[in-house]
RNA sequence: UGUAAGAUAGACUAAUGGUAAGUCAUUAGGCUCAUAACCUAAUAAUAAGAGUUCGAUUCUCUUUCUUACUU
Numbered sequence: 001u002g003u004a005a006g007a008u009a010g011a012c013u014a015a016u017g018g019u020a021a022g023u024c025a026u027u028a029g030g031c032u033c034a035u036a037a038c039c040u041a042a043u044a045a046u047a048a049g050a051g052u053u054c055g056a057u058u059c060u061c062u063u064u065c066u067u068a069c070u071u
Base pairs, nucleotide, nucleotide: 002069003068004067005066006065007064010024011023012022013021018054026042027041028040029039030038047063048062049061050060051059
């Protein structure tokens, strides 16, 4: 310099264009003499900006950042 891949809760990982799921963690309650484990519930997220579309995490463009390869 160029090419490719990626960016989603505190962490990790899903989602074929139809309104975001799960595990761990956190908080509250239950269980227990008590703690852990277990059970129930809650909180919490689409990198930023435009475009297409009735509708965008998804498709297109630009920017930012990360990784790999190449030079």
Transfer RNA from Sarsia tubulosa, 71 nucleotides, folded computationally. Taxonomically the source falls in Sarsia (Eukaryota, Metazoa, Anthoathecata, Corynidae). The sequence is in RNAcentral, with records from ENA.